This is a predicted structure of a 693-nucleotide part of an RNA (large-subunit ribosomal RNA, domain II) from a Candidatus Aenigmatarchaeota archaeon. The full RNA is in RNAcentral, with records from ENA. Rfam family: Archaeal large subunit ribosomal RNA. Its Rfam clan is "LSU clan".

[in-house]
Context: one part of a larger RNA
RNA sequence: GUCAGGGAGUUUAUUUCAGUGGUGAGAUGAAAGUCGUAGCGAAAGCGACAAGACCGUACCGCAAGGAUGGGUCGCCAUACGAAAGUGUGGGAAAUCACUGGGAUAAGACCAGAAACCAGAUGAUCUAUUCCUGGGCAGGACGAAGUCUGGUGAAAACUAGAUGGAAGUCCGCUACCGUUGAUGGGAACCAACCUCUCGGGUGACCUGGGAAUAGGGGUGAAAAGCCAAUCGAAUCUGGUAAUAGCUGGUUCCUUUCGAAAUGUAUCUCAGUACAGCAUAGCCCGAGAUAGAUAAGGGGGUAGAGCUACUAAUUGGAAAGUCAAGGGGAGAAAUCCUCAGCUUUUCUGUUAAACUCCGAAUCCCUUAUCGUUGUAGACGGCUAAAAGUGAGGGGGUCCGGGAAAGCUGGGCUCCCGAGAGGGGAACAACCCCGAUCAAGGCUAAGGUGCCUAAAUACUAACUAAACGGUGAAGGACGUCUGAAUCCUCAGACAGUGGGAAGAUGGGCUCAGAAGCAGCCAUUCUUUAAAGAGUGCGUAAUAGCUCACCCAUCGAGGUUUCAGGCUCCCAAAAUGGAAGGCACUAAGUUAGUUACCGAGACCUUGAACUUCGAAAGAAGUGGUAGGAAGGCGUCCCGAAUGAGUCGAAGCACGGUCGUAAGAUCGUGUGGAUCGUUUGGGAAUGAAAAUCCUGAU
Numbered sequence: 001g002u003c004a005g006g007g008a009g010u011u012u013a014u015u016u017c018a019g020u021g022g023u024g025a026g027a028u029g030a031a032a033g034u035c036g037u038a039g040c041g042a043a044a045g046c047g048a049c050a051a052g053a054c055c056g057u058a059c060c061g062c063a064a065g066g067a068u069g070g071g072u073c074g075c076c077a078u079a080c081g082a083a084a085g086u087g088u089g090g091g092a093a094a095u096c097a098c099u100g101g102g103a104u105a106a107g108a109c110c111a112g113a114a115a116c117c118a119g120a121u122g123a124u125c126u127a128u129u130c131c132u133g134g135g136c137a138g139g140a141c142g143a144a145g146u147c148u149g150g151u152g153a154a155a156a157c158u159a160g161a162u163g164g165a166a167g168u169c170c171g172c173u174a175c176c177g178u179u180g181a182u183g184g185g186a187a188c189c190a191a192c193c194u195c196u197c198g199g200g201u202g203a204c205c206u207g208g209g210a211a212u213a214g215g216g217g218u219g220a221a222a223a224g225c226c227a228a229u230c231g232a233a234u235c236u237g238g239u240a241a242u243a244g245c246u247g248g249u250u251c252c253u254u255u256c257g258a259a260a261u262g263u264a265u266c267u268c269a270g271u272a273c274a275g276c277a278u279a280g281c282c283c284g285a286g287a288u289a290g291a292u293a294a295g296g297g298g299g300u301a302g303a304g305c306u307a308c309u310a311a312u313u314g315g316a317a318a319g320u321c322a323a324g325g326g327g328a329g330a331a332a333u334c335c336u337c338a339g340c341u342u343u344u345c346u347g348u349u350a351a352a353c354u355c356c357g358a359a360u361c362c363c364u365u366a367u368c369g370u371u372g373u374a375g376a377c378g379g380c381u382a383a384a385a386g387u388g389a390g391g392g393g394g395u396c397c398g399g400g401a402a403a404g405c406u407g408g409g410c411u412c413c414c415g416a417g418a419g420g421g422g423a424a425c426a427a428c429c430c431c432g433a434u435c436a437a438g439g440c441u442a443a444g445g446u447g448c449c450u451a452a453a454u455a456c457u458a459a460c461u462a463a464a465c466g467g468u469g470a471a472g473g474a475c476g477u478c479u480g481a482a483u484c485c486u487c488a489g490a491c492a493g494u495g496g497g498a499a500g501a502u503g504g505g506c507u508c509a510g511a512a513g514c515a516g517c518c519a520u521u522c523u524u525u526a527a528a529g530a531g532u533g534c535g536u537a538a539u540a541g542c543u544c545a546c547c548c549a550u551c552g553a554g555g556u557u558u559c560a561g562g563c564u565c566c567c568a569a570a571a572u573g574g575a576a577g578g579c580a581c582u583a584a585g586u587u588a589g590u591u592a593c594c595g596a597g598a599c600c601u602u603g604a605a606c607u608u609c610g611a612a613a614g615a616a617g618u619g620g621u622a623g624g625a626a627g628g629c630g631u632c633c634c635g636a637a638u639g640a641g642u643c644g645a646a647g648c649a650c651g652g653u654c655g656u657a658a659g660a661u662c663g664u665g666u667g668g669a670u671c672g673u674u675u676g677g678g679a680a681u682g683a684a685a686a687u688c689c690u691g692a693u
Stems, first nucleotide, its partner, number of pairs: 001693006011106013026035003039046002049074001052073004059066002075090006109248004116238006127212009136202001138170003145162007175199003180195002183193002214230001216226003251628006261274005275387002278383001279381004286371003290368008302356001303354002309350003314345007324337005390414010419430003434604006444594003447579003453591001455590006466581001472566003476563007484555002493550005499523003504518003529544001533542002605618005629682001631679010647666008
């Protein structure tokens, strides 16, 4: 891992609700008693409508109308109050039993802590200590002391021997340790092996016997060690500790179907109340998501501001000018600038500005639509859930540089929604799946992969643009509009001319069209600037404007639009899904086809309503409600079986399903059916438990 077996809402007490049944102003119990038949008040205490008015459902009635249940008043009891009035109650239904749904207390659906407390057991491991024993090849070095010689008055010093010290040295002696090897390693090992390495006469190593015990010991101190267990050992008990946390929770079908919000919270992973879901009951006539119209509400978008508040560009006019800057004056003083105030022209702003002011939106009414007596809308229920971590798209806002960020409003979707498209892809597009079959469409598509036109018409694009991208830029190309020139010859090209006064004046070393300043006339001309650029030290030279000739038909400039290009950089080689495509790209249009569980047709099942005919409906997580299948046991009734029960294997049939039934084989003794009752009653999951393999 697989298979088999086991494996989780139970029981008791109290209480509440529903259903069913008995009796009923009583019910029940053997009884005491309990619940009910009266309430109000803290208490003393006081103490109520079996019906007075109206509306009106069912029902009755030919009708008028009556009227149970229901409703609106009125009236009454009581407490408080001076009163007004306010609170509670009042026109009789309970109680007992059973079954089921909840609540509370208990282990309370099952499994799961780390912990806490108590009592015991441990120092054969290990820490430290005590008692008593044992062990350490060989070699090196050569302390003190001693002896002899020398020196010396002596103390002593010195040389050579001798000597054999040391938490001395080397060392695979034994023994103890464990530095490195990204060494070895299925097992051999829950700390080993190999090589290498440290200590090795000492604070050394070691045998045996003793001591210290759990908030305690021991510790050359690492919170180390105290039996593979240590920031508080182990075992047993309290104990099924507790867990707002995590995981799991076992048959079928039908029906309805959420929430991730508000308030509060030692509260934010929880809970309570409200909201939203379900079921039952009551009532009895309207309801209203949509459309149109009318009447109201409002201060957003926009806009505006000599309409306020606050900000703000540039002028003009007038006034003021204390202090400050400038000027005149000996000074008084005067003028002026800036500043300030007012008026006026002009140009801008505002979530917390508004003289204005939409669209949407909200309320009311009417009409239409839809819906409702087959019961809507509404109400009630100590009847009872889940939710209270949300998320995404669109749009309008707040925070933020931004975010697959964060906080809101409205709406749709995912959540809880399958199917088709989007290559793949919870929430983008189409569309809401009871089951089966056939057809037709939606979104999206129709070269091949791949179902369907390599369809059609008219254009554009040359970039593989298509198949990411801004400001800014482009004699890319297409379209439109406008200006001006043009057969009296335009534009471009080519050939020729481009002169004289004059080297204008000034400046300057020089300045001659061409360093700079000033002026910029006149003449000859077809035309030619007191000069467009290059050039020279300055001249010279080349060139342009301008003119002529040649040529021979459109050209110059500007604006707008379509497609395209540049801008344009990311890490394995590489992505329009791929191939590939010049259309199989883009724009505008046309027709046909493909394509969903949508829609249509046919058949079937179930739900709700209904007498029927029939109509409407049937996606669904949490969750509510309803009806069934199966297992084991018991009562009653009734059956099967050695001419073969149960069980097992294979096969057939029936039922929407849980399942039921039949046949054959195996097996060898028990087993059903109907009805009622009772449960240790259904397995795929819990890193579930046990066993087998």